RNA sequence: GCAUCUGUAGCUCAGCUGGAUAGAGUAUUGGCCUCCGAAGCCAAAGGUCGCGCGUUCGAAUCGCGCCAGAUGCGCCA
Numbered sequence: 001g002c003a004u005c006u007g008u009a010g011c012u013c014a015g016c017u018g019g020a021u022a023g024a025g026u027a028u029u030g031g032c033c034u035c036c037g038a039a040g041c042c043a044a045a046g047g048u049c050g051c052g053c054g055u056u057c058g059a060a061u062c063g064c065g066c067c068a069g070a071u072g073c074g075c076c077a
Stems, first nucleotide, its partner, number of pairs: 001073007010026004019057001028044005050066005
């Protein structure tokens, strides 16, 4: 340099045949429970869906460019 894949909550991921409020587990915080903890139960907070532009009535999802990472291939002194 080329090809493919990945990027969504602090972490691990789903959703990616476009459709309305973006979800789960875990972690965190608060409450219940308990003699106290753990476990369990309930609740809350936490998101520019990597960035920008475009298509569309409507984009996490489609197109283009860029950024970062992984894998494979190639080039050079």
Molecule: transfer RNA
Organism: Leucothrix sp.